[in-house]
Molecule: transfer RNA
Organism: uncultured archaeon
RNA sequence: GCUUGGGUGGUGUAGUGGUUAGCAUUGGAGCCUGUCACGCUUCCGACCCGGGUUCGAAUCCCGGCCCGAGCG
Numbered sequence: 001g002c003u004u005g006g007g008u009g010g011u012g013u014a015g016u017g018g019u020u021a022g023c024a025u026u027g028g029a030g031c032c033u034g035u036c037a038c039g040c041u042u043c044c045g046a047c048c049c050g051g052g053u054u055c056g057a058a059u060c061c062c063g064g065c066c067c068g069a070g071c072g
Base pairs, nucleotide, nucleotide: 001071002070003069004068005067006066007065010025011024012023013022018055027043028042029041030040031039048064049063050062051061052060
């Protein structure tokens, strides 16, 4: 350089055009317990950046940036 996969809460991930963006974990509060742990309830917290298509984009297209794989 070319091809290709990916980028979503602090972390790991689901989500193929209309979802309140879901789940697990971490963290806060509460319940439980003599205390801790476990367990239960609840809260906080995210779509890499810029443009385009569309009534509507995390999702489709283009360009960038970053990470991985293959080829040279």